C1' cells in the first nucleotide's frame, strides 16, 4: 500500500424569531417532546379478560452438545459436515434395521436386472445354449473403492490398506475424537415426503379490560334426561338460563407509561450474560403533537414518523470514524 472478513459508533451540533403537544405551577414561566429500524407482523413474552379451576386426545412448534434468558423458531460456546489459500461463512444437523410412498428422462436393470462386451460348448456361417457383473455405455445415483493374487473368464472369491458394523480402552459434562480387537460386512437415495422417536405447547387480544350519567321494557328458544362458559372434541367442574330488539353510548375518564428498562462503574465469566453500587425520570397525541425563516460549523444526508410495553429476527439504508484477524506485494 491494496483485497477481503469479523465487530462497534454517529447518523447532526449551535444561535435567534414565530408556531404545535405535555407535565407543574404564584397563569408567566421553568423543564421535555420519534428509530436504528419507530417498517415487516415473522417469533416470544408481560399485562387484560374467559374463571373457581383441572386432564386427555386433536392440532402446532422446535430436533447434535452445553450454556444463557421472563421467554424464543432469539444468543453464546463447542461438536459435525460443506464452502473459501486463509481470516471466516452457512446449516431445515434425531431415526431408512418400525412401516407405506416416490425416483420422470435415459438405460438391460433402480428392491437385483443382461445392452455392448470376456469365457466355455455346438456350428461352414448366420446364430443358439451356458456362464459373468471386473471392463464400456445411460444416469445424480447401478450388487463399498485402490492394489495384488487366483479363475475357462470373473467377482470380497482371498490377501493388505482404507470404508463399515460391533466390542474394549483413553480423553472430554457432553456431543464427538482417538488406539485397538473382532467380522467379509452391503438391497441406493430420498423424512424441507407421510410417518416414528424426544421436547414444549388453552384460547382471544388495548378496537383486551373497567368507571361515571341514562333505560328498566318487549318477543323467541328451551327450563335439570336440559341450557350456558374463549380454537376444536371428550371428560371433569361451576353456574341457572340463553337470543334479539330498545335507552342511545358514535360521549367523557381510567387503563397510558417507573419499566423482566435504559446511563455511568466495579467484580465474576472465553462469551451471550449475572450480580453490586451510583445517579436520575428519559414522548403520550386520539383525525392524530417537534413545523417554517435567518444566521453559523460541518464529511450531515440516505432508509425514513411511536399510537399498550418489552426482547429478537427479516428487510432498506447516503455519508464519515474506530478497532481487530487474514491474504498479496514491495522497501528496511
Nucleotide at each position: 500500500u491494496g483485497a477481503g472478513u469479523a465487530g462497534g459508533c454517529c447518523a447532526g451540533a449551535u444561535g435567534g424569531u414565530c408556531g404545535c403537544c405535555c407535565u407543574a405551577u404564584u397563569u408567566u414561566u421553568a423543564g421535555g417532546g420519534a428509530g436504528g429500524a419507530a417498517a415487516g407482523u415473522c417469533c416470544g413474552g408481560g399485562c387484560u379478560u374467559c374463571a373457581u379451576a383441572g386432564a386427555g386426545c386433536a392440532g402446532g412448534g422446535c430436533g447434535c452438545c452445553g450454556g444463557u434468558u421472563a421467554a424464543c423458531g432469539g444468543c453464546c460456546g463447542g461438536u459435525g459436515a460443506a464452502g473459501g489459500u486463509g481470516a471466516c461463512u452457512u446449516c431445515a444437523a434425531g431415526g431408512a434395521a418400525a412401516g407405506u410412498g416416490c425416483a420422470a428422462c435415459a438405460g438391460a436393470a433402480a428392491u437385483a436386472a443382461a445392452c455392448c462386451g470376456c469365457c466355455u460348448g455346438u456350428u461352414u456361417u448366420u446364430a443358439c445354449a451356458g456362464g459373468u457383473a471386473a471392463g464400456g455405455g445411460u444416469g445424480g445415483a447401478a450388487a463399498g473403492g485402490u492394489g495384488a493374487g487366483g479363475u475357462a473368464a470373473g467377482a470380497g472369491c482371498u490377501c493388505a490398506c482404507c470404508g463399515c458394523u460391533u466390542u474394549u480402552c483413553u480423553g472430554g459434562u457432553a456431543a464427538c475424537a482417538g488406539a485397538a480387537a473382532a467380522g467379509g460386512c452391503u438391497c441406493u437415495g430420498u423424512a424441507a415426503a407421510c410417518c416414528c422417536c424426544g421436547c414444549c405447547u388453552g384460547a382471544a387480544g388495548c378496537a383486551a379490560g373497567g368507571u361515571c350519567c341514562a333505560a328498566a321494557a318487549a318477543a323467541g328458544c328451551g327450563u335439570a334426561u336440559g341450557g350456558a362458559a374463549u380454537u376444536g372434541c371428550u371428560c371433569g367442574u361451576u353456574c341457572c338460563g340463553c337470543u334479539u330488539u330498545a335507552a342511545u353510548a358514535u360521549g367523557a375518564c381510567c387503563g397510558c407509561a417507573u419499566g423482566a428498562u435504559g446511563a455511568u462503574g466495579c467484580u465474576g465469566g472465553u462469551g451471550a450474560c449475572a450480580g453490586c453500587a451510583u445517579a436520575c425520570c428519559a414522548a403520550g397525541a386520539u383525525a392524530g403533537a417537534u413545523g417554517a425563516c435567518c444566521g453559523u460549523c460541518u464529511a450531515a444526508u440516505a432508509c425514513a414518523g411511536a399510537a399498550c410495553c418489552c426482547g429478537g429476527c427479516u428487510u432498506a439504508c447516503a455519508g464519515g470514524c474506530c478497532u481487530g484477524c487474514u491474504c498479496a506485494u514491495u522497501u528496511u
This is a predicted structure of a 332-nucleotide RNA (Bacterial RNase P class A). Its Rfam family is "Bacterial RNase P class A". Rfam describes the family as follows. Ribonuclease P (RNase P) is a ubiquitous endoribonuclease, found in archaea, bacteria and eukarya as well as chloroplasts and mitochondria. Rfam classes the family as a ribozyme.